A computed fold for a 71-nucleotide RNA from Thalassovita gelatinovora, annotated as transfer RNA. Rfam family: tRNA. The prediction has a mean pLDDT of 81.
RNA sequence: GCGGGUGUAGCUCAAUGGUAGAGCAGUAGCUUCCCAAGCUGAUGACGAGGGUUCGAUUCCCUUCACCCGCU
Numbered sequence: 001g002c003g004g005g006u007g008u009a010g011c012u013c014a015a016u017g018g019u020a021g022a023g024c025a026g027u028a029g030c031u032u033c034c035c036a037a038g039c040u041g042a043u044g045a046c047g048a049g050g051g052u053u054c055g056a057u058u059c060c061c062u063u064c065a066c067c068c069g070c071u
Base pairs, nucleotide, nucleotide: 001070002069003068004067005066006065007064010024011023012022013021018054027041028040029039030038047063048062049061050060051059
């Protein structure tokens, strides 16, 4: 330099154009004499910029970070 892949919550992962979910962790409450366990609730995320579309995590372009291969 060229090609390919990945990027979503604190962590691990879903979601193939129509309200972004789950598990764990954290937090509040319930339960308990206390702790642990259990139950319930709330909070919290689409790497960045632009384009297409009524509507984009999703499609297109550019870019950033990481990984793999080729040279």